[in-house]
Molecule: transfer RNA
Organism: Patescibacteria group bacterium
């Protein structure tokens, strides 16, 4: 330099044909317990790497850049 995958709550994935983002462990609070843990119940946290574009509507399609991984020269 080129090709191929990846960047989406604090982590660690999901997101179907473009239709308004979900789950797991973490976190906070309340219940149960002598107490912690465990378990039950409720709660916050991401507008999706940046920036533009197409659309009525973009995490999702298109342009360039920035990262991280792997191949090829």
């Nucleotide at each position: 330099u080129c090709c191929g995958g990846g960047g989406u709550a604090g982590u660690u994935g999901a997101g179907u044909u473009g239709g308004u983002a979900c789950a797991a462990c973490g976190c906070c609070g309340c219940g149960c317990u002598g107490u912690u843990a465990a378990c039950g119940c409720g709660g916050a946290u991401a507008c999706c790497g940046u920036a533009g574009g197409u659309u009525c509507g973009a995490g999702u399609c298109c342009u360039a850049c920035c990262c991280c991984c792997g191949g090829a020269g």